[in-house]
Context: one part of a larger RNA
RNA sequence: GCCUACGAGUUAGUCGUCACUGGCGAGGUUAAGGGAUUCAGUCCCGGAGCCGAAGCGAAAGCGAGUCUGAAAAGGGCGUAAAGUCAGUGGCGCUAGACGCGAAACCUUGUGAUCUACCCAUGGUCAGGUUGAAGUCCCGGUAACACGGGAUGGAGGACCGAACCAGUUAACGUUGAAAAGUUCUUGGAUGAACUGUGGGUAGGGGUGAAAGGCCAAUCAAACUGGGAAAUAGCUCGUACUCCCCGAAAUGCAUUUAGGUGCAGCGUCGGUUACGAGUCUUGCAGAGGUAGAGCUACUGAUUGGAUGCGAGGGCUUCACCGCCUAUCAAAUCCAGACAAACUCCGAAUGCUGCAAGAUGCUUACCGGCAGUGAGGGCGCGGGUGCUAAGGUCCACGUCCAAAAGGGAAAGAACCCAGAUCAUCAGCUAAGGUCCCCAAGUAUAUGCUAAGUUGAACUAACGAGGUCUGAUUGCACAGACAGCUAGGAUGUUGGCUUGGAAGCAGCCAUUCAUUUAAAGAGUGCGUAACAGCUCACUAGUCGAGCGAUCGGGCAUGGAUAAUAAUCGGGCAUAAAGUAUAUCACCGAAGCUAUGAAUUGUACGUAAGUACACUGGUAGGGGAGCAUUCCAAACCGCGUUGAAGUCGUUUCGUAAGGAGCGGUGGAGCGUUUGGAAAAGCAAAUGUAGGC
Repeated sequence: GCCUACGAGUUAGUCGUCACUGGCGAGGUUAAGGGAUUCAGUCCCGGAGCCGAAGCGAAAGCGAGUCUGAAAAGGGCGUAAAGUCAGUGGCGCUAGACGCGAAACCUUGUGAUCUACCCAUGGUCAGGUUGAAGUCCCGGUAACACGGGAUGGAGGACCGAACCAGUUAACGUUGAAAAGUUCUUGGAUGAACUGUGGGUAGGGGUGAAAGGCCAAUCAAACUGGGAAAUAGCUCGUACUCCCCGAAAUGCAUUUAGGUGCAGCGUCGGUUACGAGUCUUGCAGAGGUAGAGCUACUGAUUGGAUGCGAGGGCUUCACCGCCUAUCAAAUCCAGACAAACUCCGAAUGCUGCAAGAUGCUUACCGGCAGUGAGGGCGCGGGUGCUAAGGUCCACGUCCAAAAGGGAAAGAACCCAGAUCAUCAGCUAAGGUCCCCAAGUAUAUGCUAAGUUGAACUAACGAGGUCUGAUUGCACAGACAGCUAGGAUGUUGGCUUGGAAGCAGCCAUUCAUUUAAAGAGUGCGUAACAGCUCACUAGUCGAGCGAUCGGGCAUGGAUAAUAAUCGGGCAUAAAGUAUAUCACCGAAGCUAUGAAUUGUACGUAAGUACACUGGUAGGGGAGCAUUCCAAACCGCGUUGAAGUCGUUUCGUAAGGAGCGGUGGAGCGUUUGGAAAAGCAAAUGUAGGC
């Protein structure tokens, strides 16, 4: 992991409440107990007790009233609707109370054969090395001291087996082993190691102290019991079909992942030309969007004027004068505001009327679930006018919604699946191939594979198409080519030099001219040289400038090779405008069938509408086991079970036939439950 079996809302209470069914009814009912019998969930006694028929008040008490109160006032609670006893079902309460699950707490005991420490009594430590004190001898001293040589055999001494330990690494890590193996390493006469017997016990022991150890268990051992502790938490909770169908909000909470009340769901009852919903018209309340501000409050730019202040001059002081300063108030122009308003919508809200719809409304009662919401659009707060952020308002969808489109996709677009069909029409979106349908039509644009999904800017650029305005042009434009481009003069100054061209000045002048600057750029040390402006000739038709628009272009940059979903596509399969055709969904239609509701109908049925669905409410059924009845059956001529097959039913399921099997089983009507498994890291067994 699979298979088989087992595995979770039960039972009780003369408890509460509601619904349904039945009996009796201003009454209803017996309990314990007793009796009878045809012995059965039978009959008859038994009225104790309980509920109801009257309430109000703290009470005395009064009573359809009563309490409060001075009150015959007002107000509170009552009166004017029938209960009660059983049965069945829903829910609640008390019990373990749907099942499994703690960590823990208390209590009675059991443990020191592991391990920690202690006590008693025993045992063990190959071999080698070093050579303390002491002693002896010699030297030495006045005597000591001291020196040397022997002897001696000390040490938590040295090296190193047994023994004890466990340093490093590898292996092992479903191991050979629930801590090991191998290499290596530390101690190895000591605070050494070890045998045997004994002691200390759970908030206790023991600890050269690590919260270590106390039997593979230790920040409080193990065992039995309290005990089914408690678990606002997690997980699981078993057959079918039909109808309806939520919430993730408000208030409160030692409350925030729980709960109470309300809201929203469902079921039953009652309820109406009366509610609900929508549209139109009319009448209202209001201060948002917008707008405005010499209409307030506040903020604010420029200008004019300049109360006042600062600075300066003058003066003994006052007065006075001046100002590249600040600046109140006023005026002109401009412009701002959630907590500004002289103004002021659209929606929304309220009321009335008419119309449409047709029970959708409201109330009472039973049963809930929900009280983590989320995305998108739009109006805002917060944040960075950040977030798949966060908090509100309005709407919508997902949640609880399948189908088609967006390559893929909870909520984006289209559209709400009762069932069947090898029928048709469409939506969004598409029509070259993958891939159903146009290589459609007409006219442009794009050359960047831009693009063909979705994002990109400031700024740059003789890309290209197009619109507008304007200048020049057959008296010849623009571009090219040919020729000229001169003289006073090397203008003056400056300077080593300055001659059109380092720099400064200027009336940058005049002459000859078709035209030619006291010179546009290159160049020289300075000249020279080249060139331009300007002019003529040649050529022969358009050439410039500015401002817009379309499509392209650079700017361009992300993390596993790349790519429009891919292939690929260039008068398109890109893009813009227009048009026709087609494809395309569980939408709509067609045909057949079913459910539910309403209306009609005695019924059969007919008509119309409906039938996505989580939590959840309601309804109807199937199957299993046992019991009772039958004025019902089957079975050795083959029961149950099992394998196969056919068939019936909307489903759970039912039936027939054949094989196997070898002794019990079923139908109908009722009743009662140990009554349905895929999940609980479920339990047991098997593989």